Model confidence (mean pLDDT): 76 of 100. Group I catalytic intron from a Candidatus Stahliibacteriota bacterium, 267 nucleotides, folded computationally. The sequence was found by an Rfam model in a public genome assembly. Its Rfam family is "Group I catalytic intron". On this family, see Cech, Annu Rev Biochem 1990: "Self-splicing of group I introns". Gene Ontology term of the family: Group I intron splicing. The family has 12 seed sequences and 5,602 matches in Rfam 15.1.
[in-house]
Order: sequence, then C1' cells, then structure tokens
RNA sequence: AUCCGGCUGUAAUAAAAUGCAGCUUCCACGAGAAAUCGUGGUUGAAAAAUCGGGUGAAUUCAGGGAAACCUAAGUUCCAACUAACGUCGGAAUAUGGUAAUCCUGAGCCAAGCCCCGUACUUUCUUACAAAGUGCGGGGAAGGUGCAGAGACUAUUCCGUAAGGAAGUACUUUUCGCUCAUUGCGGAAGGGAAGCGCCCGAUCCCGUAAUACCGAUAAUUAUUCGGUAUCGGGAAUGAGAUAGUCCAUUCUCUGAUGAAAGUCAGAG
Repeated sequence: AUCCGGCUGUAAUAAAAUGCAGCUUCCACGAGAAAUCGUGGUUGAAAAAUCGGGUGAAUUCAGGGAAACCUAAGUUCCAACUAACGUCGGAAUAUGGUAAUCCUGAGCCAAGCCCCGUACUUUCUUACAAAGUGCGGGGAAGGUGCAGAGACUAUUCCGUAAGGAAGUACUUUUCGCUCAUUGCGGAAGGGAAGCGCCCGAUCCCGUAAUACCGAUAAUUAUUCGGUAUCGGGAAUGAGAUAGUCCAUUCUCUGAUGAAAGUCAGAG
C1' cells in the first nucleotide's frame, strides 16, 4: 500500500441469514460507604476475559416449560366446475410432532468447608484451654436427574501456545487358561476430558469500619495519604467436553397416524 473480517460462545458443518446465551456503551429502579451486584430497556463504538495443584463419587424415581424447524386433519379465505349438496386446487394457521435447551420435588454423592460427639498425640498449665490426626453423626453449597437410547476410562514427556511424541487407563475383534456371567495372558486395531467442585497464587478496583505508619497542627482532637485486615472483579461454554464403543444415518416389513413422526422386527 492492497484485500478480507467486523464483540465472544453455541446450534455448526466448508460457509451463513437466524435462534439461544455471555460481555460491553448509555439510561432507569433497587441493594451497598464505595468498588460493584440484580432487574428492565438500549448499544456493538472499543477491547477483552490469568496461572498452578487436588477430586472424579453419586450417576435413581417422578414431573413442568420452550425459540427455531417439520407436517396441515380441522378451521378460515380465494379460484374453477356444479341447479344445489359437493369435487379438485391454492394460501394462512398447531391444538399434531421434533427440539437447541430453562427448571422442580424426592433420593443419592469424591475431595474440600462448617457444626456436634468421641479416642489418641503435641504445647502450655493449679485447673482450664489451644492445635493436629482417626472414627461416627449432621449441615451449607455444588453435582446427579439433564448424551444420540446408552456403556467405560481422569496417563507420561516435549512445547509460551497451537500442537507433537509415546502408548498408561480403557476399549473393539480374535485365540487360550480359569469353578465362574468374573479374572489373567497372547495377537491385531484404536487410544484419553474441566469450562464443574475444592485449595492456593497473581493482577486490577474500593475505603465505611478496625489496627499501624507518615504529614499538617505548639500538644490533644480533627484532616490528608499509605499499608494491612476487609469488600469487589478476572464472562458464558459439560443437557457428553477428550477418547474408545454402541446407537442413529441406508434397504425392506409391520403397527399407529390425515401427514409429519413414533414404536418394533429383519438385513
């Protein structure tokens, strides 16, 4: 200099109008000392949303919503034909489906947090008390329920990261051993997850209260500033994220239905 894009995520794939969610600009109301938070509207101008370690358990029963999308029996309208009833066609429409997903009650749950009881240890002590560990009970969050019907698994090294190298857990097929539906071994093929919860660190912001330090003031009070305690922020994403299976996607048949679809069987 030219070209492309025009906040982030998800549906989502090679791409997208768009649905849903998050953040941001400004306004209003409420809480707060404030930072900030919540709700509603508005906005997309600007720039983004940190790091390390731990945990992987429960995964059940029953219910209430929902954008978009699919279909159009019924209903309404239009047009052609008909003496009329009606017939065929077109348009709109969900109370019919499917569904991104928002939730509720009961039950259950790993690490960690809080409370109670109990045993032991340590420190101190006249006694008391404090701390730690184990066991038992209870509680608050959060999770499960909530994948595509579903099953199983929280590895190692290199790298700032993207990613790469291995081949741990696990898994598919097959063979053998074993009392066994379990377990072990050989061969071939694949091959791994926090964005949840917990503990810490770092960065930014606030100053009502408390403590300390400094300044002003002759001293005290008062005022100002700083540090610490304290408070706030560092987004959403997991209604399956990584991986291995299984299912679905394909063909045929049956049931049900107006259809869309739903259920079942065989290949």